[in-house]
RNA sequence: AUGUUAUCAAGAAAGGUGUAGGGAUUAGACCCAAUGAAGCCUUAGCAACCCUUUAGAAAUAAAGAAGGUGCUAAAUUCUACUCAAUUAUUUUAUAAUUGGAUAGAUAACAA
Numbered sequence: 001a002u003g004u005u006a007u008c009a010a011g012a013a014a015g016g017u018g019u020a021g022g023g024a025u026u027a028g029a030c031c032c033a034a035u036g037a038a039g040c041c042u043u044a045g046c047a048a049c050c051c052u053u054u055a056g057a058a059a060u061a062a063a064g065a066a067g068g069u070g071c072u073a074a075a076u077u078c079u080a081c082u083c084a085a086u087u088a089u090u091u092u093a094u095a096a097u098u099g100g101a102u103a104g105a106u107a108a109c110a111a
Base pairs, nucleotide, nucleotide: 002110003109004108005107006106007105008104013043014042015041016040017039021032022031023030026080027079028078029077044072045071046070049068050067051064052063053062054061055060076103081100083099084098085097086096087095088094089093
């Protein structure tokens, strides 16, 4: 790097370092940032994917948090699509809402 499955509107920040950008990518919008962003380190926390215990044939359910990851601004910040439904204007299009797809993130497994 690839595939499969599951989840993604809940939750949880301080200190040090650093010094101008950051919010995945492209475009637009909107935000965060010298009252110090991102990155890195430490500590703390959240969650419960793996995990532990109990029940069960299993599916699964309940409890837990020692360990492996993850996460700790805003929905994955929002929109993007030869997709579907509804509504409005209107005339065969535009806009809005909802859902889905694509893309992405995280985990477990596989080769």